[in-house]
Context: one part of a larger RNA
């Protein structure tokens, strides 16, 4: 000098864009943060209104339940981790993949349950138990089937050792929901949309392996028994001591094993002419974690932040028998600390989940709020104005300086204030009208065009008034731009270094003046 997720002191007009628990991965009151689908299924209220009543409407609505998809994403944090965790380059002839896209084919016949519900019943509660009873795209059995899977017998091509690909045959095995909902029709049927099953391919995603790379420490020198390899078996989507039995005795290490300490990694950020050094907050990619430790279940995917089980610590409820909980989501609170915000608005936009859709949900996100925390921009007026006013300070008492500074005159109108006005962020979707395609069809469906509709939040502009409401902070001995007076008297104090202060201190304190920067200026901390 530059920089900062900064803090502290003094001061402070406005706006834009960013940014804001770096410490206790400490504890948490409260609310919200993951639901959705009635075009999968069976049930199915009440209040209220009408009525003399029966009953009707409310309403097949609300609601709970079965079932499907989602909940493995999105959001947070950096505890752990020195490791194939990350980065980069390659490999899997050793692999999986829900939703999405493409291709080809298929969907036959049956069955028994169970929640809901009703009755009885246990418990303080959380939550149950028994009996009856019902549906499905829930569950189960059988059939059929292929380029799918398995054994065996051939043929061809290729490669990377195990092998891979293509092709022919015998045998064996494995599917499904002709479901849902529209239109036309008297019906048969015709015609849409969507879903189901098998197989192949794609895209994106995931898993595994390897080369190389990136901390400190030798005051850590030896480490290792599933250890290193093999065989059989198991397990996995898959290779593998991943696991197991047996066999062998190996494997790693001064090119630093093993141990200890520290630390998420990268894109990048800061600095620097560069080389390099330091850092990894915000944003993006990856990893890890979710009160602490362990475990599996479900599922395409988890060993699962707001799922389950066990143990532990802590908090809460209890009728003492037993139960409930997990903010490292958004706000907020206590604590800690030098220190870090609103218990806000909205799903209008973008994106996500579900749904045929309307739509619902979304503390993701879009916005607003708070903080000079950072960067950037604007303003606090402009021009004229000397008897150089008054006052202050200095003085050699002549004057000098503050100083065109003020007053005064003229002008302008940024920001703040008031009034008014609304652009754009909005297009989709659904609705209405029309056209085209499909189709037997003027239904329906699909595509396109035109209309009206959908904004949480925010601007610019115009007009009014008015110089009015808007300047401080630090320094002034040298380094280093900027000097005098008074007070003090090695005291009180200053200080980054050198050093000032013991009676004329340009270095302390105050004042006047000056210099620098300016809505900031200094100090401290840290990095280069």
């Nucleotide at each position: 000098g530059a920089a900062c997720g900064a803090a502290c002191g003094u001061u402070a007009g406005c706006g834009g864009u960013g940014u804001g628990a770096c410490u206790u991965a400490g504890g948490c009151a409260u609310g919200c943060a993951a639901g959705u689908c009635g075009u999968a299924c069976g049930u199915g209220a009440a209040a209220g209104u009408c009525g003399c009543a029966a009953g009707a409407c409310g309403a097949g609505u609300a609601a709970a339940g079965u079932g499907g998809c989602g909940a493995a994403a999105g959001g947070g944090u950096g505890c752990g981790u020195a490791a194939c965790a990350c980065g980069u380059a390659a490999c899997c002839a050793a692999u999986c993949u829900a939703c999405c896209c493409c291709u080809a084919g298929g969907a036959u016949c049956g069955g028994g349950a169970u929640a809901a519900c009703a009755g009885c019943u246990g418990g303080a509660a959380a939550c149950g138990g028994c009996u009856g009873g019902u549906a499905a795209g829930a569950c189960c059995g059988a059939a059929u089937g292929g380029u799918c899977c398995g054994c065996c017998c051939g043929g061809a091509a290729g490669g990377c050792a195990u092998c891979u690909u293509c092709u022919g045959g015998u045998c064996g095995g494995u599917a499904a929901a002709c479901g849902g909902u529209g239109g036309c029709g008297a019906a048969a049927g015709c015609u849409g949309c969507u879903g189901c099953c098998c197989a192949g391919g794609g895209a994106g995603g995931a898993g595994g392996u390897u080369g190389c790379g990136g901390g400190c420490u030798a005051u850590c020198a030896g480490c290792u028994a599933g250890u290193u390899g093999g065989u059989g078996g198991g397990g996995u989507a898959a290779c593998g001591g991943c696991c197991u039995a047996c066999c062998a005795a190996g494997g790693c290490g001064a090119u630093g094993a093993c141990g200890g300490c520290u630390a998420c990694c990268g894109g990048g950020u800061c600095u620097g002419a560069g080389a390099g050094g330091a850092c990894g907050g915000a944003c993006c990619g990856g990893c890890a974690c979710a009160c602490u430790g362990g475990g599996a279940c479900u599922g395409a995917g988890a060993c699962a932040c707001u799922g389950c089980c066990c143990a532990g610590a802590c908090u809460c409820c209890u009728a003492c028998g037993g139960g409930a909980g997990g903010c490292u989501g958004c706000a907020g609170u206590c604590g800690u600390g030098a220190a870090u915000c609103u218990u806000c608005c909205g799903c209008a936009a973008u994106g996500g989940a579900c749904g045929a859709a309307a739509g619902u949900c979304u503390g993701a996100c879009g916005g607003a709020g708070c903080g000079a925390c950072a960067c950037c921009g604007c303003g606090u007026g402009c021009a004229g104005g000397a008897u150089g006013a008054a006052g202050g300070c200095c003085u050699u008492c002549g004057g000098g300086u503050u100083g065109u500074a003020a007053a005064c005159u003229g002008c302008u109108g940024u920001c703040a204030g008031g009034u008014u006005c609304u652009a754009g962020g909005a297009a989709c979707g659904g609705c209405c009208u029309c056209a085209u395609g499909u189709g037997a069809a003027c239904a329906g469906c699909a595509u396109g065009a035109g209309g009206a509709u959908u904004g949480a939040c925010c601007a610019a502009g115009a007009c009014c008034a008015a110089a009015g409401g808007a300047a401080g902070c630090a320094a002034c001995g040298g380094c280093u731009a900027a000097c005098u007076c008074u007070g003090u008297g090695c005291c009180a104090g200053c200080a980054g270094c050198c050093g000032c202060g013991g009676u004329a201190a340009g270095a302390c304190a105050g004042a006047g003046g000056u210099u620098g920067c300016a809505a900031a200026c200094g100090u401290u901390g840290u990095u280069c």
Predicted 3D model of a 528-nucleotide part of an RNA (small-subunit ribosomal RNA, 5' domain) from an uncultured Planctomycetota bacterium. The full RNA is in RNAcentral, with records from SILVA. Its Rfam family is "Bacterial small subunit ribosomal RNA".